[in-house]
Molecule: transfer RNA
Organism: Minisyncoccota bacterium
RNA sequence: GCCGCGGUAGCUCAGUGGUAGAGCAGAGGUCUGAAGAACCUCGUGUCGGGGGUUCAAUUCCCUCUCGCGGCA
Numbered sequence: 001g002c003c004g005c006g007g008u009a010g011c012u013c014a015g016u017g018g019u020a021g022a023g024c025a026g027a028g029g030u031c032u033g034a035a036g037a038a039c040c041u042c043g044u045g046u047c048g049g050g051g052g053u054u055c056a057a058u059u060c061c062c063u064c065u066c067g068c069g070g071c072a
Base pairs, nucleotide, nucleotide: 001071002070003069004068005067006066007065010024011023012022013021018055026042027041028040029039030038048064049063050062051061052060
């Protein structure tokens, strides 16, 4: 330099046009002498940045940026 994959919650990841979810972590509650376990409740997010298409974009297109892999 070229090609491919990826950047979404604190972490690991799903979602793939109709205003975003799971697990773990965390907070509150029940229980306990106390704690742990168990059970109930709670999502905290410019969906990497910018632009375009669209009535509507996390999703499609372009570009930039960061990470990983491959080729030279």